[in-house]
RNA sequence: GCGGGUAUAGCUCAGUUGGUUAGAGCGCUACGUUGACAUCGUAGAGGUCCGCCGUUCAAGUCGGCGUACCCGUA
Numbered sequence: 001g002c003g004g005g006u007a008u009a010g011c012u013c014a015g016u017u018g019g020u021u022a023g024a025g026c027g028c029u030a031c032g033u034u035g036a037c038a039u040c041g042u043a044g045a046g047g048u049c050c051g052c053c054g055u056u057c058a059a060g061u062c063g064g065c066g067u068a069c070c071c072g073u074a
Base pairs, nucleotide, nucleotide: 001073002072003071004070005069006068007067010026011025012024013023019057028044029043030042031041032040050066051065052064053063054062
């Protein structure tokens, strides 16, 4: 350089054929429980879905360009 893949919560990831309010586990906070800690239970916070542009009535999802990382290739 070329080809392919990945990018969604602090971390690991799901998200169906584009459509109702963007989710799970772990972690975090508060409360309950305990002499205390852990475990467990209940509740909660936390996201412009990598960036820009486009298609569409409607985009996390489709297209283009870019960025970062991973794999392959001479």

This is a predicted structure of a 74-nucleotide RNA (transfer RNA) from a Pseudomonadota bacterium. It matches the Rfam family "tRNA". About the family: Transfer RNA (tRNA) molecules are approximately 80 nucleotides in length. Model confidence (mean pLDDT): 81 of 100.